Large-subunit ribosomal RNA, domain II from Candidatus Wolfebacteria bacterium GW2011_GWC1_37_10, 696 nucleotides, folded computationally. RNAcentral holds the full RNA, with entries from ENA. The organism belongs to Candidatus Wolfeibacteriota, within Bacteria.

Context: one part of a larger RNA
Parts: sequence; structure tokens; C1' cells
RNA sequence: GCCAACGAGUUUAGGUAAAUCGUUUGUCUAAGUUCUACGGAGCGGAGGCAAAGGGAAACCGAGUGUUAAAAGCGCGAUUAUAACGGUUUACUUAAGACCCGAAGCCAAGUGAGCUUGUCCUGGCCAGGAUGAAAUUCGCCGAAAGGCGGAUGGAGGUCCGAACCGGUUGGUUGUGCAAAACCUUCGGAUGAGCUGGGAUAAGAAGUGAAAAGCUAAUCGAACUUGGUAAUAGCUGGUUCUCUCCGAAAUAGCUUUAGGGCUAGCGACUGUCAUAAAUUUCUCGGGGGUAGAGCUACUGGUUCGGGAGUAAAGGGCGAAAGCUCGGCUCUCGAGUCAAACUCCGAAUACCGGGAAAUCCGGGCAGUUAGUCAGAACGUGGGGGCUAAGCUCCAUGCUCAAAAGGGAAACAGCCCAGAUCGCCAUCUAAGGCCCCUAAAUGUUUGCUAAGUGUAAAAGGUAGUAGUUAACCAUAGACAGGUAGGAGGUUGGCUUAGAGGUAGCCAUCCUUUAAAGAGUGUGUAACAACUCACUACUCGACGGUUGAUUGCGCCGAAAAUUUACCGGGGCUAAGCAAACUGCCGAAGAUGCGAAUUUCACAUAUAAUUUAUUAUUUGUGGAGUGGUAGGAGAGCAUUUCAAACGCGCUGAAGGCGGACCCGCGAGGGCUGCUGAAGCGUUUGGAAGAGAGAAUGUUGGC
Repeated sequence: GCCAACGAGUUUAGGUAAAUCGUUUGUCUAAGUUCUACGGAGCGGAGGCAAAGGGAAACCGAGUGUUAAAAGCGCGAUUAUAACGGUUUACUUAAGACCCGAAGCCAAGUGAGCUUGUCCUGGCCAGGAUGAAAUUCGCCGAAAGGCGGAUGGAGGUCCGAACCGGUUGGUUGUGCAAAACCUUCGGAUGAGCUGGGAUAAGAAGUGAAAAGCUAAUCGAACUUGGUAAUAGCUGGUUCUCUCCGAAAUAGCUUUAGGGCUAGCGACUGUCAUAAAUUUCUCGGGGGUAGAGCUACUGGUUCGGGAGUAAAGGGCGAAAGCUCGGCUCUCGAGUCAAACUCCGAAUACCGGGAAAUCCGGGCAGUUAGUCAGAACGUGGGGGCUAAGCUCCAUGCUCAAAAGGGAAACAGCCCAGAUCGCCAUCUAAGGCCCCUAAAUGUUUGCUAAGUGUAAAAGGUAGUAGUUAACCAUAGACAGGUAGGAGGUUGGCUUAGAGGUAGCCAUCCUUUAAAGAGUGUGUAACAACUCACUACUCGACGGUUGAUUGCGCCGAAAAUUUACCGGGGCUAAGCAAACUGCCGAAGAUGCGAAUUUCACAUAUAAUUUAUUAUUUGUGGAGUGGUAGGAGAGCAUUUCAAACGCGCUGAAGGCGGACCCGCGAGGGCUGCUGAAGCGUUUGGAAGAGAGAAUGUUGGC
């Protein structure tokens, strides 16, 4: 991992509700007791509930409490009847209470054969080195003593085996091993190592102290018990079909991943019938968007004027002047969620009409939900960041399959009862992959733009538009001129059109600046403006604007920003005609729920209920969850059956019935029991729980 078996809402008691049954001389018995064919039956009214309520109570009583009150008010009575008990189902309370799961807490015991400390009694430490005290000899010294030699053999001394330890690196790491092996290393006469015996224990011991160790267990051992501890947490919770179908919000919460009440679901009963939705219409209130502000409040820019000052800057000896500040005023401009002289669209409320043919109120019982998500719109926070966060509003997902968007919960279209090799459409598409137009008409684009992006740039191209020039010759090109006063004045080493400053005139002319650039040290030289000639244009110059383009444009495995091929349309804009395209719609057939009508049967409270059949209408996606109807298993009771001429079980079948859970029939196997119908009762359905046990 797979297979098989086992594996989770049970039982008792109380309460509430519904259904049903019994009694109503109200109802039911409990303990106990008598009888028994052991299945049960009888007796038993103690007691409970009900039959009267009100009041804290005394107490009163169809009333009573309050109160001074005969007033008012509260709770009752009066009418519709209802009461008690049994059974079943649902929920709830108490219990282990759907099942499994802690870490833990307490108690009583068991442990020091591991390990820690201590006590008693034993054992062990190759070899080598060093050479303390002391003794003695010699020499020196007055002495104390000193020096040297020998003997000697001290030491938590040195080197190093056994022994004890465990420093470094490696191996191993389903190991040789739940701590080892190899290498290396520390101690090795000592606070040494070690055998045997003894002793100290669980809030306790022991500890050269690491919260170490106390039997592979230690920040409180192990075993058993309390015990099915508790778990607002995680996981799991077993057959079928049908009908309906949510929530992720509010308030409160030692509350925030839990709960309670409300909201939203389901079921039952009941009510009135007009309510609900949409559209149209009539009537309302509003202070949002917008707009506005000498209409308030509060900001704000510029200019003019007036005023003011103890305190600002500059000038001045001062007077004072000026700039700036503040206040007012005039003119122009401007802003506001907490401004408004104004003021929509929507939305909301009410009346009426139409359509839809569904929906609503009330009461009772009973769930789930309280982590929501994206998208569009209006806003707050943030950076007008976020697949961000918080509100409001709508929609989808959640709980929704199908078609489109290449793929893609939340986008677009559209809501799957089932079948069909039928038809029509939606979004989106129609060259090939790939169903349908290589469709029509008119333009645009040349960038593979399309098939990613900004500020900014663009004599790309197609339009629109304004002004001006032009056969009295435009624009571009060519030829020629482009002069004189003058080297203008200043400045400067120089400044001669051309460093800089000032001025920018006059003359000759067809025209020519006190000069548009290149250039020189300064001149020179070249050039331009301007002019003539040449040339011969339905042309030219300069703006504004629109469509589609171009540049701006760099990323990491491989083209990689059309889904691909590929496309000059198979791109873009506008118009038109066809077609394709979904589980949508339609058609035909079938099933089922519900409503209406008809139909037949049965029961009785004789006008209702249940069921059968037919026709027609409307429905039939679905998580949490609610409701209904069924299938299967074990066993009990009754009735009826099967079986050695082969029961159950097992392995098969292309057969039959049922929407389905399932049920028949049949072949082989198997070898002794089993079924059908109607009821009752449950150890009553397995794929998941790191489930349990077994097998492989």
C1' cells in the first nucleotide's frame, strides 16, 4: 500500500411540541400484595395532574390585588370547550451522552541488580625517569653553619602499558551497536580504579551543581486506581430516490476561529383575500451629485485706494520716506467631508391602473450560518499602491454544470428532470488547425502596426480648416550684385558689420542690416538678409486640427505579449447580407412534484378524507440544512412454504423487474439448513478517523 472483518446520535429518567390510541361515572396508579398455564392477570386512589383565581402574605373568592375610594389600572372569570394517561417521533435537561485523541492533577503502592552519595569488607596499578627530608663521610669555619661526595627514596612529581576516561577527525547512521568502530588524545600512588555486601526515593532522595542522576523514562520516576479526567480544538461519522433550500450580517459577550437573541432556511397549522414584483401615472418630503459664495462660515491669488503700528528690513542726524505686516474697501480670479442663496438624476413613502399567478401576515416546532471572495459603481484608510484594507450598492462564485474568454471559482452569454444522428438562436465567431463568408461596399494602415506602455519627439501618410504669395512670374535652384559716409561712438593691447556696452541714422540705389553665421591677434576672405535676370507652376509658404502610423522600447533554459500555422488582410473604421454556435428556446417521446377539472373505489363525524385513472397548466441545478417516500441486514411472533431429486454460502450470466437502494431467474461449486407475507425490536448499511486486528 491493497484485501477482508470490526468501527461512531445509544439507553434511563424529567420537560416541551406534534401525530395517534384509551377513558371522561375527570384521569393515571406507585410501593406493596394475591393468583399464574410464568406469557401475564387482578387488587391497591397513598399520591400526582386537572377541576379557580388574585395577593408577598394574612386573606378573600368569579373575582382579587393596588388604594382613602364603590374611580382607574393589573392579573383572572364569562364564549369558542377541554382534561388525564399510554405509544411513536423531534428537540431539550441530567448523566461518558456521536466516536477516537491530550499535555496534565490526585491517591495508594513498586523500584538504588542502571546511576549519585555514603558505610563495611576485599582486590589492582608492566617498565622507565626525577632524586625532597633525613643519615653519614670529607673540606672550611671560633661558632652558627656552608660547600662537596655517598647512602636514602619523598611527591594529588614526570614518560608510558594494564586499568579508568572520552579530546580531534573520519566511518556508521533500516548500524555490529536505541551511542558502536578506526585514528588521535587525558589520567595512570591517587580527591585513583574496582568486586561483593549494606544504606538514602518521588515534592522525596542523591548531587566537586549539568535542574545532572534516581533501571534505554526526569523542570518531578514507574505501576495501578479516581477515569470513558477535561478538550469552545483537529480528524472521522456507513443505503437509495423525491420536494424545498440558506448564511458568512446586527446587538451583547475575559468576546473576537466559541456562544446567546434577532436576520436568512425547512416543516405544520391558520388567516384574509388581496398582498408581493414590474411598468405607467398622480401626490410627497429631502439637501447628495453639480453649482455657487458682497447669500453665511472658513480659506485663498493679483492689482488700485484708505487707515494703522509699542515691536520687522533699507535709507536718513532727525523729521520722515519706502518695502513688508495687519484692518477696511473697490475691481478681477479661486477653494471646502464637518460652508450653502441654490439644487438634480436615482432612491424612498403614499394613492390609482395594468400585467405576472405568484406571493404575504400570524402562530407553533426545529435547523444551519456569525473566517466570505472577485468584479462594476459611490466613498474612507493607503501612495486616487496592492490579487491591500474598511463601508455602501448591484451581480456572479460560494452552493452552478453548459457555451465564450487558448488554458483560467468570482468576467461575458446562459440556469443541466431524462432520451433523440431534429430545428432556431445568445455571447463569441466564420483562411487552416476548428463548426460556419478566402462574403459585399467605401475608406485607412505599410508599421507584421494589428499581436504590451508614458512624458516627449515626428517634412510618415490620408483628410479638414485659416491666412498669405503667384503668368504684373510665386517657392526651390542657377547667374550677378550685396555699395558709400564708416574702422558709427564707447571700451580695449587690438575691437574695422560679427568679445562686450550705447545708439541703430543718412546717402546712392533694382537692392543691400551701423549686419544672419563661418572666420582673423585685429583686418582680410566666405556667407546670409535684400535685389535684378534666368527658369515657367490648376503651384507655393506658414499655422491650426482629425484618423491611422513611426521613435521613445534593455533580461536572464527556448521563439515566448496573435493559442499555433500563417496573414498585407485572414489588420483597422463604417455599413449590409448570410451562416456557425450552449445542457438556452422550440419539436417529439418518457418520468416525477404540485394545482385545477373529470373519473372510480373505500371509510365514516353524509360532505369530507384517502387512494386509482385521465386531461390540461406550472415546476423538477444545488453545499450547510429541513421534510417526505422507500431498499437492504439480524432477530422475535403468527400464517404459509422450500430442502440430500441438494438449504445457506461461493464463482459466473450477453436474461427479466424496479428511477434507485435492490429483487428475481439461471449454470457451476457447496453439503444442511433456509425462505415468503404481515407486524414487532434493533449491536441495522463503511472509503476515508497518521482508525483496530488479520492476510499478502